[in-house]
């Protein structure tokens, strides 16, 4: 994170209907209307408008009568207003839930059963008159009625009380019967009727019916009180309480009760959480969950509380009262300023607050309520409608056919693919919406319908009016293109974006849901992530430092009893609704109705008795006691001892001592150190000494003595569960530290000095104070560790050691065997994430305690407690991060270890770094100084050769289908001569020329040129971090892997490690491994020996000519060879394999020595480069994706630049000289190259070179005299006869062209430099060093590069060290891998949170003061039947 839910809100979108729901915030303030009245059958009184009619007249006014009407309005009285409706502020409470009690109570209206309803009295509103006031309202006088009010009578079965009897009882009471005493009542109204009475058209009384009234009993309903249990968080709230707890008596209430009062007692509550604080209405239920649980308390229903805030009572059956009263307060309104009025948390509605929540609607038709006898009236309860996709449910937005797979979009590898049967088109249908017509149920005799002309039914027309939202990197279903370029942005987590983004934005496509879809908030789930179900504590967070012990929890064997727990049955209750099951009604569903089951809880009751528990009486295996032994640094106190250090005194003795990596400070000639003797003092106890002992832990070590605790072994005499653990509590508790007093030899924080060092508040050295020691008191913590709480039981072994006992043996001691108690190692099962633990458990179980719940903040802050202080104990939050952590693995790394190798060091030789020059690079400069290469592994590198060209750069001049390729059209063969302009490119003229193939003779075609058009060309433009290919490097280092098997939860390991050996993972042996691959080696090339084959241009022999001289030799040239022995050339072979011998080694591999051999242990050199590393190098060799330019970033030309020059670096050349320079003479190579070439010989020139010219496409000719070397002479240590830079003059050559900017020659000039600081490079034998020589490139240009030969050394003890590498091992907080990781301060910015002189508000507690209304009481005056 995926799920479900929501009184929701927001964004985008929006067709219909049904059923629900709708101020969660300000219990904030409210305009306006309505929301509680009714009864004339309780009572008195009683209009008016208007109409009719009758009079009067001034003819539209007035008066009377009747109707309106006993009506309206008001009043007395009754009932109602305590219901219904709203809200959740308060309340942590008997408030709520559940189950009881009330023998401690009340109950209007209602129902049932009784009895009664007699006879009187005096007032008062209304009304009239009148006063005050603005109003609200208030008062005075007078009249009047009642079912209003008040006496009186009567009355018991009511109440109180006395007595007797029996019952129940929790012993408190209770209720029943009988006999007495006392007290208490009322109201009438309406209708009917005349038999009786008065009276006589009538009426009254009476009677009767109904409704009332009074008094009882019973019921129903409702209410009050009370009790058990349950009911949030904080202990950083631990003590609270004076009416407090109880008693006696009284008062009060419907009623028990400190509810209140007087007196008495001193109680009551609390760790099972009182008191205090914070938060909160509670429940049925709702949401979630497999469940257990967790969260929640909207709508509906039950209870409670509240009604502007606070207080109070009145009335009443019931209120301390939402639409009543009084008082106080705040606020609003009216006012004549004197005074008044009000309370939407009722329904609508308004403002405000807020992310956010509706109409000032219709109706009493239904249901229900109030009043009434009834008609009826009232009812914002309720029934309906309106608004809102707010939720749930249902329906629709069309169906079928339809491939040129249309157009179009998107994409493409350009073929296609996809949207897509989708559309169009054709054929249908008619739900919803629309129009027209009909038209209900809801109303159980008639009448009465707000909803409503609604639901529903019928007809009509027409595919027409009706689809969006989110997502598409993984989790998670769904992919491409373009844009952007760590920007803009996304993001639930991981993370994406720095030029090819499936993650941003858009598009196409797709996925999901759908009249909705997403986002946000909240709750549950996933989370076994608080673990009852169902977790842990050796190292991840977590065992108290240790012990004793209180409460509590748990507890051995057996018997009896009780029945509390437990099990089982029954009864009551658990409201309705809801959930679940079955059924029914709306077309279905949502929704509604009917019926039903089951848990589970609580209460009562019957039964069972195994287990737990209570009680009683027992047992001995746990525990303890006793007795006999044993070991021990267990503790405390006193006394004693020697060694050593230091100091003091004295002697001997002389110049150092001491200390260190090296020194210095220090001590010492005032005599140290050293040494001898004596003395003082403090502290600690060598050897023994030991994973030995003792102790709960901390801890305990010289000897002796005294006092004292615990443990173990043996015996089995005694007690008889007395036990285990242990919240709080108590005691002990290293070192350091604190207080007081002593003591102080050594050591030694702090401090001083000396060193080291960049510094050195350190490590090292010299000193040195607290302290360390003792006594008394405090502190109370440690990595107080086995990082492992205690107890008990069980579960393979092996081997040490300590103590005791037994057995065997012995003369005895050992030894050996067995048991118990300790203490170690190893190891099986088992456990564990692994490491590991493993009878001393981290195994298997039980009991008890402590502790943990991501990292940081933080063991911090605040509070409290303790402490002299230091500090300790207890112990958060805000905020912040997506990790922190454990164990193990593979690498990498280490100023870790072991082994090994390399010109790695060492041993040597020669260089570089200093000079001048060459060359490359950096830098600078410039129009440009083109670009690339950057530690090793860039820098004489790409470049095997920049004057133009090259050339990519710059300036200027030109071209635009282009310098180059393909296609199309037209013209012309191609090609070529000359002139002019121009820097040239180019432009303008101009001459010659008409070819080849086919032909139907018109023409067409091929090659080439020119012109035109557009497709396209072109790019040394970018990206080597998009790539291919190629290359460098570690490194020619010996490594890198795989299959199968085995081990491990896994990453991985094994093999590949180990013992030897090698140049080598080379080989041998061993081994849970056995094999294999890429690497090593070998196979290839060259060199070294030899055989054979082949002899021309090579070699040899002979000969002729010429030349030379030392007179028989040599050289040159030519010729010949039935020459190929030799040298050489170049093909094929042979040869070397640790094969042989000896020794060492493990009877191995191998190594050492030797023989033979041209060569000996991979013979020498080369080619050959494993898996991989460095995003190493190259887009400028080439190829190439994408991007970019297209009259230019393409292309042509001229000139310039790449060659600059204060400087810095790399690589080289030449030198600095006598091992040399110069001059003369003399000798010996190899590899190679050559026709636009190499160039002999000859001639000219001092020379570069030129002239002439033979040979040679080369084993034939030429380059081609090799040089160092040898020899002779000279120079004689100097800036030189060294060195040659630089410069001048004169030349040569190449080339269109040597100015920028070539090489060489001659003459002249003659710089620096006298062997090079720190540092640094190469090389181990034909090597280094020295010497020359050839080639590629190339017109010319070589100190560079690549080859070749000549001369030809020195040294290697060895692996300690430096560098690089390999193997094993170890540590790791590293993994971009030590150039790692990482800590803290500071500066700036930002965020969050604090502090702050003060100021202000709210709440709670406590103390005190003032105090309204009201109730109750006291008192005074006066009155009364009421008044």
């Nucleotide at each position: 994170c995926a799920g479900a839910a929501u009184g929701a809100a927001c964004g985008c979108u929006g067709g219909c209907g049904g059923c629900g729901u709708g101020c969660u915030u300000a219990a904030c303030a409210c305009a306006u209307g309505c929301a509680a009245g009714u009864c004339g059958a309780a009572c008195g009184a009683g209009a008016a408008a208007u109409c009719u009619u009758u009079a009067g007249c001034u003819c539209g006014c007035c008066a009377g009568a009747g109707a309106a009407a006993g009506u309206a309005a008001a009043g007395u009285g009754g009932c109602g207003c305590a219901c219904g409706g709203g809200u959740g502020a308060g309340u942590a409470a008997c408030g709520c839930g559940u189950g009881g009690g009330u023998a401690a109570u009340c109950u209007g209206c209602c129902u049932c059963c009784g009895a009664a309803u007699c006879g009187g009295g005096g007032a008062u509103a209304a009304c009239a008159u009148u006063g005050c006031g603005a109003a609200a309202g208030c008062g005075a006088u007078g009249c009047u009625a009642a079912u209003a009010c008040c006496g009186g009578a009567u009355a018991a079965a009511a109440u109180c009380u006395g007595g007797u009897u029996g019952g129940c009882u929790u012993c408190g009471g209770u209720g029943a019967a009988c006999c007495g005493g006392a007290u208490c009542a009322a109201a009438g109204g309406u209708g009917g009727u005349c038999u009786c009475u008065u009276c006589a058209u009538a009426a009254a009384a009476g009677c009767u019916a109904c409704c009332g009234u009074u008094u009882g009993g019973a019921g129903a309903u409702g209410a009050g009180c009370u009790c058990g249990c349950g009911u949030a968080c904080c202990a950083u709230u631990a003590g609270c309480u004076a009416g407090u707890u109880g008693g006696u008596g009284a008062g009060g209430u419907a009623a028990a009760g400190g509810c209140u009062c007087a007196c008495c007692a001193a109680g009551g509550c609390g760790a099972c959480g009182a008191u205090g604080g914070u938060u909160a209405g509670c429940u049925g239920g709702u949401c979630u969950g497999a469940g257990a649980g967790g969260a929640u308390g909207a709508u509906c229903a039950g209870c409670c509380a509240c009604a502007c805030c606070g207080g109070a009572a009145c009335u009443g059956g019931a209120a301390c009262a939402c639409g009543g009263u009084c008082c106080g307060g705040a606020c609003u309104c009216c006012u004549a300023c004197g005074g008044g009025a009000g309370g939407c948390a009722g329904c609508a509605g308004u403002g405000a607050g807020g992310a956010a929540u509706u109409u000032u609607g219709c109706g009493c038709a239904a249901u229900g309520g109030g009043g009434g006898a009834a008609a009826c009236c009232c009812u914002g309860a309720c029934g309906c409608a309106g608004c809102a996709a707010c939720g749930c449910c249902g329906c629709g937005u069309g169906a079928g056919u339809g491939a040129u797979g249309a157009a179009g979009g998107c994409u493409u590898u350009c073929g296609g693919g996809u949207c897509g049967u989708a559309a169009a088109a054709c054929u249908c249908u008619g739900u919803c919406a629309g129009u027209g017509g009909g038209g209900a149920c809801g109303a159980a005799a008639a009448a009465u319908g707000a909803c409503g002309g609604u639901a529903c039914c019928c007809a009509c027309a027409a595919a027409g009016g009706a689809a969006g939202c989110a997502c598409c990197g993984g989790c998670u279903a769904a992919c491409u293109c373009c844009g952007u370029g760590c920007c803009a942005g996304c993001a639930g987590c991981c993370g994406c974006g720095g030029u090819a983004a499936g993650a941003c934005g858009g598009a196409g496509g797709g996925u999901g849901c759908a009249a909705g879809c997403g986002u946000u908030g909240u709750c549950c789930g996933g989370a076994a992530u608080u673990a009852u179900u169902g977790g842990g504590c050796g190292u991840a967070a977590a065992g108290c430092g240790u012990u004793c012990g209180u409460a509590g929890g748990c507890g051995g064997c057996a018997u009896g009893u009780c029945a509390a727990g437990u099990c089982u049955g029954a009864u009551g209750u658990u409201a309705a609704a809801g959930c679940c099951c079955g059924g029914a009604g709306c077309u279905c569903a949502a929704c509604u109705c009917c019926g039903g089951u089951u848990a589970g809880g609580c209460a009562u009751u019957g039964g069972a008795u195994a287990c737990u528990g209570g009680c009683a009486a027992g047992c001995u295996a746990g525990a303890g006691u006793a007795c006999a032994g044993a070991a021990g640094a267990g503790g405390c106190a006193a006394g004693g001892g020697g060694a050593a250090u230091u100091c003091c005194u004295a002697g001997u003795g002389u110049a150092g001592c001491g200390g260190u990596g090296a020194a210095a400070u220090g001590c010492g000639u005032a005599g140290a150190u050293a040494u001898u003797a004596g003395g003082a003092g403090g502290a600690a106890c060598a050897c023994c000494g030991g994973u030995g002992g003792c102790g709960u832990a901390a801890g305990c070590g010289c000897c002796u003595u005294g006092c004292u605790g615990g443990u173990c072994u043996g015996u089995a005499a005694c007690u008889g569960a007395c036990g285990c653990u242990g919240a709080g509590g108590a005691a002990c508790g290293a070192a350091a530290g604190c207080c007081a007093g002593g003591g102080u030899a050594g050591c030694a924080a702090a401090u001083g000095g000396g060193a080291u060092u960049a510094g050195a508040u350190a490590c090292c050295c010299c000193a040195g104070u607290a302290g360390u020691c003792c006594u008394g008191g405090c502190c109370g913590u440690a990595a107080a560790c086995g990082a492992u709480g205690g107890a008990u039981a069980c579960u393979a072994g092996g081997u040490g050691u300590u103590g005791c006992a037994g057995g065997u043996a012995u003369c005895g001691a050992c030894c050996c065997c067995u048991g118990c108690a300790g203490u170690g190692c190893u190891g099986c099962a088992g456990c564990u994430a692994a490491c590991g633990c493993a009878a001393u458990a981290a195994g298997u179980a039980u009991c008890c305690c402590g502790c943990c719940u991501g990292g940081g903040g933080a063991g911090u802050a605040c509070g409290c407690a303790c402490g002299c202080a230091a500090g300790u104990g207890u112990g958060a939050a805000a905020c912040u991060c997506a990790a922190a952590g454990g164990a193990a693995u593979u690498g990498a790394c280490g100023g870790g270890g072991a082994c090994c190798c390399g010109c790695a060091c060492a041993a040597g030789c020669g260089g570089u770094g200093g000079a001048a020059c060459a060359u490359g690079u950096g830098g600078u400069u410039u129009a440009a100084u083109u670009c690339g290469a950057a530690g090793c592994a860039a820098c004489g590198c790409g470049a095997a050769g920049a004057a133009c060209c090259u050339u990519a750069c710059c300036a200027g001049g030109g071209c635009u289908u282009g310098a180059c390729a393909u296609c199309c059209u037209g013209a012309g063969a191609a090609c070529u001569u000359u002139c002019c302009a121009g820097a040239g490119a180019u432009g303008g003229a101009u001459u010659g020329g008409u070819g080849c193939c086919c032909u139907u003779c018109g023409g067409g075609g091929a090659a080439c040129u020119c012109a035109g058009u557009g497709a396209c060309a072109g790019g040394u433009g970018g990206u080597g971090c998009a790539c291919g290919g190629u290359u460098g490097u570690c490194g020619u280092c010996a490594g890198c892997u795989c299959g199968u098997g085995u081990c491990g939860u896994g990453a991985g390991a094994u093999g590949u490690u180990g013992g030897g050996u090698u140049a080598a993972g080379u080989c041998c042996c061993g081994c849970a491994a056995c094999g294999a691959g890429c690497g090593c080696a070998a196979c290839c090339c060259a060199c070294g020996u030899u055989g054979u084959u082949a002899g021309u241009u090579g070699c040899c022999u002979g000969u002729a000519a010429g030349a030379a001289c030392c007179u028989g030799u040599u050289c040159u040239u030519g010729c010949a060879g039935u020459g190929c022995u030799c040298u050489c050339u170049a093909g094929c072979g042979a040869g070397a394999c640790u094969g042989c011998c000896g020794g060492u080694g493990a009877u191995a591999a191998a190594c050492c020595g030797g023989a033979g051999g041209a060569a000996g242990g991979u013979g020498u050199g080369g080619a050959c480069g494993a898996c991989g590393u460095c995003a190493a190098a190259u887009c400028a060799u080439c190829a190439u994706g994408c991007c970019c330019c297209u009259u230019a970033u393409g292309u042509c030309c001229u000139g310039g630049g790449c060659u600059a020059c204060a400087c810095a670096c790399g690589u080289g050349u030449u030198a600095c000289a006598a091992u040399g320079g110069g001059u003369g003479g003399g000798a010996c190579a190899a590899c190679g190259a050559g026709c636009a070439g190499c160039c002999a010989a000859u001639c000219a020139g001092c020379g570069a070179u030129g002239a002439u010219g033979a040979g040679c496409a080369a084993a034939u000719c030429u380059c081609u005299u090799a040089a160092a070397c040898c020899u002779a002479c000279u120079c004689u240590c100097a800036g030189u006869u060294c060195g040659g830079a630089u410069c001048g003059u004169a030349g040569u050559c190449u080339g269109c062209a040597a100015c920028u900017c070539g090489a060489c020659u001659a003459c002249g000039u003659g710089a620096a430099g006298u062997c090079g600081g720190a540092a640094u490079c190469g090389c181990u034998a034909g090597u280094a060093a020295c010497c020359g020589u050839a080639g590629a490139u190339c017109a010319g240009c070589a100190c560079g590069c690549u080859g070749c030969g000549g001369u030809g050394a020195a040294u290697a003890c060895g692996u300690u060290c430096c560098c690089g590498g390999g193997u094993c091992u170890u540590g790791u907080a590293c993994a971009c891998a030590c150039u790692g990781c990482c800590c803290g301060u500071c500066a700036c910015a930002c965020c969050a949170u604090g502090g702050a002189a003060g100021c202000u508000g709210a709440u709670c507690a406590c103390g005190c003061c003032c105090g309204a209304a009201g109730u109750c009481g006291g008192u005074g005056u006066g009155c009364u039947a009421a008044c």
Molecule: small-subunit ribosomal RNA
Organism: uncultured organism